Molecule: small-subunit ribosomal RNA
Organism: uncultured prokaryote
């Protein structure tokens, strides 16, 4: 410090997620030791038991228990008695119990923090100073008596003490009153002091040293009160308040104060957030962060609050009191039912709750506290120990050597590699745990003795100090040290797809599962589970929760608002914020210095102490703050004086659909009246509804009505925006220009408020021509509640009033200043020039376009900023839910404004890029269409497919690009399928071990055959060890047309023989990418030329190759025969020839080369010449980058999986040939351009030894007999057919057509039944040119005619592949269909339109709103009742101290009454939570229904 995730890719915006730190934690797995810290976060829920606050006999009366002493009894260590001696139960009294300890319920507050104030206060114990303590009295507890009660406890009588209580005295420097003086303070007033008067104190004990008591002043400590500032969320809480705000007086308090009361006034608080609601103890600090901040407040420290819940006071220096009291309430316990008792949020502990948090431990040794003169006692404060890895820190589980490297395990390409120096083994060490022994610090006190010294008369005593002796340790025989033995007792957890360090095998097969995000898993998973290996951390490791960070993702530091979320629809203006130039003053802000404070701890730093560290101690620097004070005065503020440039006023001109009202005008539309006139009009893509013979439409004339104002008209004008358009008048707002004068900062912005505000809509009344929601009808359509058509009502118009919203948009708030230009246009002013108008120049105010710098994610903006700065306002913080719900405000309503959450997703989005697509555009091509010729689709048959059937009908191919395809040939074989019969190292290959010498062949028997048995026959070489060959047995293995073409290689199809596809360097762009490759021409072509930030290059195109067309040359056998010769019935038959044809080698030839025209003078095109051939001459081979997970595991090869007496292999028979049907591809036809019969002519290319097979003979024929020739330019298949000549048929189901069937045959083959081909005779079906639709073809092509070949025993071949013969028609062209190429445009598509995607309905799940109601909770208000208690009052009752005239009085207590008053009751309303039949929408959920709304012109542009 960043990373992952939106996309095909990119940049941006933006959310989600991760890596880090932390934790009072919990959970899972694991666990050796020690140190230090921390340990109920939940139920402030309930608590059994024990302990947590007592002490003082030197305050007192005393003697219950214990001890000592004395005595008695005696069983010599017990009992009894006496006695206040040590001590001490209970009691009176003093002090303490208000500290310490716990908890965080309440509290949003002067509660806390900080800084001040008290001239408005208190303070026991302690310290200092000063003064004092005289006299007297009455009670009472205890104990005792009697009594009540279960108990708790209480009553009665008698008696008694005090440092308990009372009275008198003394008394001020105390308090109060009155009158002064001085001095101080901002003020109320304070301080000092004088005079006079009034009031008020005390306690004793003693060991004689002291310890106490009272008053006053002061200190110290601790508190009380007040104030400034700071201190949570919600405005969907906006108004709150009657003791309320203030005053006067009184009461009360330690003290000020409405703290309380009476009276008077009507105030007080609040947008700088009152009131209300919700939540919460606050701080020092802690965690995190670079910081600013954010979160937090457990342990430790400070403060506050509370003590079962609520209320109340008493005592006291201090309490409204955790282990005190009273009352009420809830709960628990005891009870003799009459009454009583209790309060762990002290320490342990129990139950409950909970994911979860410890021992009913030891000691007062230390530190501290209470009491005491002290010894001492008490102390669950504290110090220790126990439990739990809860956290931090430290240590160990061993160290060295040890193999080309054991075993095991894992992987493997089977060679090996890994685990791995790891182990074994050898040599060491000895931490820790264990054992043995030693053994602290923490201790200071206290007691005794002695010396010195103070007090004192004193050697009693006692204080201080010194010396000596004794004594005190829970922890603990702990830390620590030494020795003993021995590697011995001590390693796990998580992860390994990316982020993120770490990879393989097996299993599983969208299952089981994983997952923080992206995402893995559907048969080869580095992502699931296991193994091996590896990475990380380590006595821990992971997970979960929470929190900060990353997140500049609330932005002060440090963000934004044209299109991503975001500018208010516009103006006006109060508050607020900000504000021109110069001077003076002030010093609030600001800056500097000083002082005080900012507790300690923590954090930082320097040292130091535990072996180190954690931990602890000391010093330092901080504590960024607040307050006071002294200065500074630039800036801001405040006050004041000036100024004119901001702003405004006056004057003179100017433009304008600015606004309101009134009047007027013409064109058009409709209606109406009349004329002319006749059959339609109207409307549409085409129609129909409608209208018209009762006379429409059309046309002419008259009239009526309402609404809107053509041309002018313009990115022209005006207005704040909405908006404003015929003409005239009246009233009226704003703006611009010019030149002078005046005012003197009067300004800018503007929350709330107020006003304006299109259209639609609403209310009332008018008006209503046209248009036109709704509605009706007609069409369209699968439907059509739409688009189109015919009608048509609200409405549109006017008046008055509501509504208050719009894509109210420049999607751009207002103001001011600054920052290149160019060019239009509107309105002014000035200048030059002119007779004048233009033109031209300058300037101000608007309004457009293009552009520099700059900015921007890009697009773009650019003096009219989205640039550079300042001021003010509004708004945003992922998408959906949702501008919804609830609440409030507004509205007549419709609805508007304000405006959430649960839940859900990992995106949603902006700009730009490349593609693809469009019922977008432009250009171009193709038998794509058109123009033609011939077909298919109808018939019969052949063949393939689907389907069906079957034991099986083996498998594959499935739009184009499967379907006469794999198959260039299924009766057996093939054959993979079915049935049945057999075999198991196998039908086939290799190796090892053992046995063996045959096996094959021939014959026979059984059998359907495979096979089995029998017979005949019967190995080779040898150095005798064995080897070769064959058979058998066993083991490795063979075998598989079993699966996966979506694991693959190879091969192939297709777009497409379409013209495209890319690269290097450079340049442009943040980037994806672009450029080049686009543009102008041209071409069959990205072919070529020109231009150009491109310049070049590659794969394609073309050419090179084959064939065909022409010529030359070479060579002539089996081909040829012109000339010569010979010969025949005839024939290159023979000699010969090398001319020709031909054969097959090598060459020539064609290149837009030449001419003319067009064109940019280019490329090229058009025409022509020559030529066998002319513009790639015809045909072929040749198939770029890629697409289709296209096809093929059944050609072959191959990974993985599966079968192994079977999914292998052998055999027989069957099937692949089935048949209601459907489709594809073909053949033959339907006839006369024909059929049949006879005669006759001309090919090319092929095949042939298990072959082709001539002549000849036989058969009607298929064919047979036979065998010449031939391994082929020799022989043969072999006859070419259409054609030509002649004849016949004469338009018919025929002399067309040949299916089907019968009979008889031929051939192949072991074998033609299932299931071959062919022949003869006979039979003679459908069919008379084929619906919708659809195919091929542009020249030697289509059409038509025959010939050959592969496969093959034969053949279902009409198929396929070739060969030649005859031989056309048409193309004006590119509007349309299909396919393709280039450019451009839109896009919400990128699996790319067979895309994407919306809404209703149906199903499941989830959260949520409404709802008749129902049930709780908290707080408040009114009223009723009213405990305890303070206060007031009390005529009644009781009454020790004092007074007194003995009668009483004063005083006190009680009782009664009154005010207040908790709980309780009640009433009404609101708030809040839960629940609720039913109901509303929302979200999510592979394959439900209906449509097609949006994205392309999305097929009616979309949207508000």
């Nucleotide at each position: 410090a960043g990373a992952g995730u939106u996309u095909g890719a990119u940049c941006c915006u933006g959310g989600c997620u991760c890596a880090g730190g932390a934790u009072g934690a919990a959970c899972g797995c694991u666990a050796g030791c020690g140190g230090u810290a921390g340990g109920c976060u939940u139920a402030a829920c309930a608590c059994a038991u024990g302990c947590a606050a007592g002490u003082c006999g030197a305050g007192g009366g005393g003697u219950a228990a214990c001890g000592a002493u004395a005595g008695u009894g005696c069983u010599u260590g017990c009992a009894c008695u006496a006695g206040g001696c040590g001590a001490c139960g209970a009691c009176c009294g003093g002090c303490g119990c208000a500290c310490g300890g716990g908890u965080g319920a309440g509290u949003a507050a002067c509660g806390c923090g900080u800084a001040u104030g008290c001239a408005a206060c208190c303070u026991a114990c302690c310290u200092u100073u000063a003064a004092c303590a005289g006299g007297a009295g009455a009670a009472u507890a205890g104990c005792u008596u009697c009594g009540a009660g279960a108990a708790a406890u209480c009553g009665u009588a008698a008696u008694u003490a005090a440092u308990g209580c009372u009275c008198c005295a003394u008394a001020a420097c105390a308090u109060c009153u009155a009158c002064g003086a001085g001095u101080c303070g901002c003020a109320u007033g304070g301080c000092u002091u004088g005079u006079a008067g009034a009031u008020u104190a005390a306690a004793g004990c003693u060991c004689c040293g002291g310890c106490g008591g009272u008053u006053a002043a002061a200190g110290a400590u601790g508190g009380g009160c007040a104030u400034g500032c700071g201190u949570a969320u919600c405005a969907u809480u906006a108004g709150c308040u009657u003791g309320u705000u203030g005053g006067u007086g009184a009461g009360g308090u330690a003290a000020c104060g409405g703290c309380u009361c009476a009276c008077c006034a009507a105030g007080g608080c609040a947008a700088c957030g009152a009131u209300g609601a919700u939540u919460a103890g606050g701080g020092g600090g802690u965690c995190u962060g670079a910081g600013a901040g954010g979160a937090u407040g457990g342990u430790c420290c400070c403060c506050c609050a509370c003590a079962c819940u609520g209320g109340u006071a008493c005592u006291g220096a201090g309490a409204c009191a955790c282990g005190g009291a009273c009352c009420a309430g809830a709960c628990u316990c005891c009870u003799a039912c009459g009454g009583g008792a209790g309060g762990c949020a002290g320490c342990a502990g129990u139950g409950a709750g909970g994911a979860a948090u410890a021992u009913u431990g030891g000691u007062c040794a230390a530190u501290g506290g209470g009491c005491g003169a002290a010894a001492g006692c008490c102390u669950g404060a504290a110090c220790c120990a126990g439990c739990g890895a809860c956290a931090c820190c430290g240590c160990g589980u061993g160290g060295g050597g040890g193999a080309u490297g054991a075993a095991g395990c894992u992987c493997c390409u089977c060679g090996g590699a890994g685990u791995g120096u790891a182990a074994a083994c050898c040599c060491c060490u000895g931490u820790u745990a264990g054992g043995u022994g030693g053994g602290a610090c923490g201790a200071a006190u206290c007691c005794c003795c002695g010396a010195u010294u103070g007090c004192a008369a004193a050697u009693a005593g006692u204080g201080a100090c010194c010396g000596g002796g004794g004594u005190u340790g829970a922890c603990g025989g702990u830390a620590c040290c030494a020795c003993c033995a021995g590697a011995g007792g001590a390693a796990g957890c998580u992860c390994c797809g990316g982020c993120u360090a770490a990879c393989u095998c097996c299993g599983u097969g969208c299952c089981a599962g994983c997952a923080g995000c992206c995402g893995c898993g559907g048969u080869a998973a580095u992502a699931c589970g296991g193994g091996g290996g590896g990475a990380g951390c380590g006595a821990g490791c992971g997970u979960u929760g929470u929190u900060c960070g990353g997140a500049u993702u609330u932005a002060u530091u440090g963000g934004g608002c044209g299109u991503a979320a975001a500018g208010g629809g516009c103006g006006u203006a109060c508050a607020g914020g900000c504000g021109g130039u110069a001077g003076u003053g002030u010093a609030a802000g600001u800056c500097a210095g000083a002082u005080g404070u900012g507790a300690a701890a923590u954090g930082c730093u320097u040292c130091g102490g535990c072996u180190c560290a954690a931990c602890c101690g000391a010093g330092g620097a901080u504590c960024u703050g607040c307050a006071u004070u002294u200065g500074a005065u630039a800036c801001u503020g405040c006050a004041u004086u000036a100024c004119u440039u901001g702003a405004g006023u006056a004057c003179a001109g100017g433009a304008g659909a600015g606004g309101a009202g009134a009047g007027c005008g013409g064109a058009a539309u409709u209606c109406u009246c009349g004329g002319u006139g006749u059959a339609g009009c109207g409307g549409u893509g085409g129609a129909a509804u409608g209208u018209g013979u009762a006379g429409a439409u059309a046309u002419c004339g008259g009239g009526a009505a309402g609404a809107a104002c053509a041309c002018c008209a313009g990115u022209g004008g005006c207005g704040a925006a909405g908006g404003c358009g015929g003409c005239u008048c009246u009233c009226u707002g704003g703006c611009c220009u010019g030149a002078u004068a005046c005012u003197g900062a009067c300004g800018c912005u503007g929350a709330c408020g107020c006003g304006c505000g299109a259209a639609a809509g609403c209310u009332a009344g008018g008006g209503g021509a046209g248009c036109a929601a709704a509605c009706a009808g007609g069409a369209u359509u699968a439907g059509a509640u739409a688009c189109c058509c015919u009608g048509g009502u609200a409405g549109u118009c006017c008046u008055a009033g509501c509504c208050g919203u719009a894509a109210a948009c420049g999607u751009u708030g207002g103001g001011c200043a600054c920052u290149a230009g160019g060019u239009g246009u509107u309105g002014g002013a000035g200048g030059u020039a002119u007779c004048g108008a233009c033109c031209c120049c300058u300037u101000c105010a608007g309004u457009g376009c293009c552009g520099a710098a700059g900015c921007u994610a890009a697009c773009g903006c650019a003096u009219u900023a989205a640039g550079u700065a300042c001021c003010c306002c509004g708004c945003c913080u992922g998408g959906g839910g949702a501008g919804u719900a609830c609440g409030g405000c507004c509205g007549c309503a419709a609805g508007g404004c304000u405006g959430a959450a649960a839940c859900u997703c990992a995106a949603a989005g902006g700009a730009a890029u490349u593609g693809a697509c469009g019922g977008g555009g432009g250009c171009c091509u193709g038998c794509a269409c058109a123009a033609g010729c011939g077909g298919u689709g109808g018939a019969g048959c052949a063949u393939g497919u689907g389907g069906u059937u079957u034991a099986a009908u083996u498998c594959g191919a499935u739009g184009c690009a499967a379907c006469g395809c794999g198959a260039a040939g299924a009766c057996c074989c093939u054959u993979a399928c079915c049935u049945g019969g057999g075999c198991u190292u196998g039908a086939c290959a290799u190796g090892u071990a053992c046995c063996u010498g045959a096996a094959a062949g021939c014959c026979g028997u059984a059998g359907a055959g495979a096979u089995a048995c029998g017979g005949c026959c019967c190995c080779u070489c040898u150095u005798c060890g064995g080897a070769g060959c064959g058979g058998g047995u066993a083991c490795a293995c063979a075998g598989g047309u079993g699966c996966u073409g979506c694991a693959u290689g190879g091969c192939u199809g297709u777009c497409g023989u379409c013209a495209g596809c890319u690269c290097g360097u450079g340049u442009c762009g943040u980037g994806a990418g672009a450029u080049g490759u686009u543009g102008g021409g041209u071409u069959a072509a990205g072919u070529c030329c020109c231009g150009c930030a491109a310049c070049g290059a590659g794969c394609g195109c073309a050419a090179c190759c084959c064939u065909u067309g022409u010529c030359u040359u070479u060579a002539g056998u089996u081909a040829c025969c012109a000339u010569c010769a010979g010969g025949u019935a005839a024939u290159g038959c023979u000699g010969g020839g090398a001319a020709c044809u031909c054969u097959a080698g090598a060459g020539g030839g064609a290149c837009u080369g030449c001419c003319g025209g067009u064109g940019a003078u280019a490329a090229a095109c058009c025409g022509g010449a020559g030529g066998a051939a002319g513009g790639u001459g015809g045909g072929g081979a040749u198939g770029a980058c890629g697409u289709c997970a296209a096809g093929u595991c059944a050609u072959c090869a191959u990974g993985g999986c599966c079968c192994u007496u079977a999914u292998g292999u052998c055999c027989a028979g069957g099937g692949c040939u089935a048949c209601a049907c459907a489709c594809g591809u073909g053949c033959u036809a339907c006839a006369a351009u024909g059929g049949c019969c006879g005669g006759u002519a001309c090919a090319a290319a092929g095949g042939g030894c298990u072959g082709c097979g001539a002549u000849a003979c036989c058969g009607c024929a298929a064919g047979g007999u036979g065998g010449a020739g031939u391994c082929a330019a020799u022989c043969u298949c072999a006859a070419a057919a259409a054609g030509c000549c002649g004849g016949u048929c004469u338009c018919a189901g025929u002399u067309c057509g040949g299916a089907u069937u019968g009979c008889a045959g031929u051939c192949u083959g072991a074998a033609a039944c299932u299931c071959g081909a062919c022949u003869g005779c006979a039979u003679g079906a459908a069919g008379u040119u084929g619906g919708a639709a659809u195919c091929g073809c542009u020249a030697g092509u289509a059409a038509u005619c025959g010939c050959g070949g592969a496969u093959c025993a034969g053949c279902a071949a009409c198929g396929c592949c070739g060969c030649g013969g005859u031989g056309a028609a048409u193309a004006u062209g590119u509007u349309c269909c299909c396919a393709g190429g280039c450019c451009u445009u839109g896009u919400a598509c990128a699996c790319a339109c067979c895309g994407c995607c919306c809404g209703u309905c149906a199903a499941g799940u989830g959260a949520u709103g409404g709802a008749a109601g129902c049930u709780g909770g908290a707080a408040g208000u009114g009223c009723c009742c009213g405990a305890a208690g303070u206060c007031g009052u009390u005529a009644c009752u009781c009454u020790a101290a004092c007074c007194c005239u003995u009668g009483g009085g004063a005083g006190g207590a009680g009782u009664g009454c009154g005010c207040c008053g908790a709980a309780g009751g009640u009433a009404a309303a609101g708030c809040u939570a839960g629940u609720g039949a039913c109901u509303g929408g929302c979200a999510c959920u592979a394959a439900g229904u209906c449509g097609u709304a949006a994205c392309a012109a999305g097929g009616u542009a979309a949207c508000c």